Predicted 3D model of a 476-nucleotide part of an RNA (small-subunit ribosomal RNA, 3' major domain) from a metagenome. RNAcentral holds the full RNA, with entries from SILVA.
Context: one part of a larger RNA
RNA sequence: UGACGGGGGCCCGCACAAGCGGUGGAGCAUGUGGUUCAAUUCGACACCACGCGAAGAACCUUACCUAGGCUCGAAGCGCAGUGGACCGGGGUGGAAACACCCUUUCCCGCAAGGGCCGCUGCGGAGGUGCUGCAUGGCUGUCGUCAGCUCGUGUCGUGAGAUGUUGGGUUAAGUCCCGCAACGAGCGCAACCCUUAUCGUUAGUUGCUAACAGGUUAAGCUGAGCACUCUAGCGAAACUGCCCCGGACAACGGGGAGGAAGGUGGGGAUGACGUCAAGUCCUCAUGGCCUUUAUGUCUAGGGCUACACACGUGCUACAAUGGUCGGUACAAACCGUCGCAAACCCGCGAGGGGGAGCUAAUCGGAAAAAGCCGACCUCAGUUCGGAUUGGAGUCUGCAACCCGACUCCAUGAAGCUGGAAUCGCUAGUAAUCGCGGAUCAGCACGCCGCGGUGAAUACGUUCCCGGGCCUUGUACA
Numbered sequence: 001u002g003a004c005g006g007g008g009g010c011c012c013g014c015a016c017a018a019g020c021g022g023u024g025g026a027g028c029a030u031g032u033g034g035u036u037c038a039a040u041u042c043g044a045c046a047c048c049a050c051g052c053g054a055a056g057a058a059c060c061u062u063a064c065c066u067a068g069g070c071u072c073g074a075a076g077c078g079c080a081g082u083g084g085a086c087c088g089g090g091g092u093g094g095a096a097a098c099a100c101c102c103u104u105u106c107c108c109g110c111a112a113g114g115g116c117c118g119c120u121g122c123g124g125a126g127g128u129g130c131u132g133c134a135u136g137g138c139u140g141u142c143g144u145c146a147g148c149u150c151g152u153g154u155c156g157u158g159a160g161a162u163g164u165u166g167g168g169u170u171a172a173g174u175c176c177c178g179c180a181a182c183g184a185g186c187g188c189a190a191c192c193c194u195u196a197u198c199g200u201u202a203g204u205u206g207c208u209a210a211c212a213g214g215u216u217a218a219g220c221u222g223a224g225c226a227c228u229c230u231a232g233c234g235a236a237a238c239u240g241c242c243c244c245g246g247a248c249a250a251c252g253g254g255g256a257g258g259a260a261g262g263u264g265g266g267g268a269u270g271a272c273g274u275c276a277a278g279u280c281c282u283c284a285u286g287g288c289c290u291u292u293a294u295g296u297c298u299a300g301g302g303c304u305a306c307a308c309a310c311g312u313g314c315u316a317c318a319a320u321g322g323u324c325g326g327u328a329c330a331a332a333c334c335g336u337c338g339c340a341a342a343c344c345c346g347c348g349a350g351g352g353g354g355a356g357c358u359a360a361u362c363g364g365a366a367a368a369a370g371c372c373g374a375c376c377u378c379a380g381u382u383c384g385g386a387u388u389g390g391a392g393u394c395u396g397c398a399a400c401c402c403g404a405c406u407c408c409a410u411g412a413a414g415c416u417g418g419a420a421u422c423g424c425u426a427g428u429a430a431u432c433g434c435g436g437a438u439c440a441g442c443a444c445g446c447c448g449c450g451g452u453g454a455a456u457a458c459g460u461u462c463c464c465g466g467g468c469c470u471u472g473u474a475c476a
Stems, first nucleotide, its partner, number of pairs: 001476002003473003007470007015460002019424005026315008034306002042053002064301007077123008088103006106115003126290002129288003135284002137279003140275001142273001147186006153162003166177003192267004197235007206225003211222003238261001241255005317417001321376007333364003338357002343352003383414001388409007430452007
């Protein structure tokens, strides 16, 4: 100087407390461990691995296993030699890859030569082989915590200190005051995006107040750009104003006006560094290893196994509910290799059909919870839907291993979950549906969108993590 303390002081954070809803019990989905296996490819392991890489394993992917092939090779470059074809067509073997055979017998140029393709040899390709403890790049984490440093000066023999400590204050090393310090940098904040209000410009594909037409109805039509909206520009919030407190400071409390008030809400943004943290299987790369194989091609299998254990989720155990009928209100997004309307067929998944749309025009599109009405009346039930049998649909070369969905039948466990443990402070939790990426098909996961919409916070004694000062130390 740090680190540490079941030392002290001060202060934060859904850290506790106060609340609401879960997990832990059940069934299923998914990841992991273990076990099994020819293989069940590999990585990730407290927080910071375990719906993680994987935003989508039937083949492919695919790295694994079995079997069959190839060896300058699956892509590509150079040099030398050599041939004339190559492409295409056909046959035999084969699961395919591939092997062999038949047919065809190059082009440009007068020529030298050049081009193309094949074969042979060489330089050498290739490797998801090893090392993340040789590395770059990228990332997680402490932590969006408020810290981390430097120049000059001063103090100290020196390591170092000071500044950065102190008194206040703040979300903040934020600001004020003081001070042997004076300044500065990286962080904080602001500048960026979005959302909340208004003005202005613009008015189609959007909108419809007035006028006219029109319909069973409908901005449907003429018309208009007021309103909504769209998207460019601007305004607006700064403790600016008032009162009180305070060192007359910083600032704090209250109030006015205002769409919004003290960082308005949300996002992006992650200092010096820590963990030899993660990644050599994105990529790049040193070294090592391999070179008729650890490369590469193909078929099939596996990654989907199953006594079991754990994590993360979904669906429930019901009446604030279930089923049936009627009826209303979103946002965001996607669509020409596509979205697909009307209409017809089918109980349905779906099929036929093909208008319109490169989209504020057409389509996906039905929002669901909600509201109105009817049945069910406390039961393993009209709860719950696993499992299984049968019949189908769709995608795709192909759904046996191993897809999703539909219909009929079947109807399991489960009556609110031990010890323990998680999330959340407001348009949040909870609950309800909608969309997107990946994608032929496959979503209970992930990423977004809106609808309905709470309870509680006395407080900082305690648990956990962190910041500053101080103290002790046989630790570095």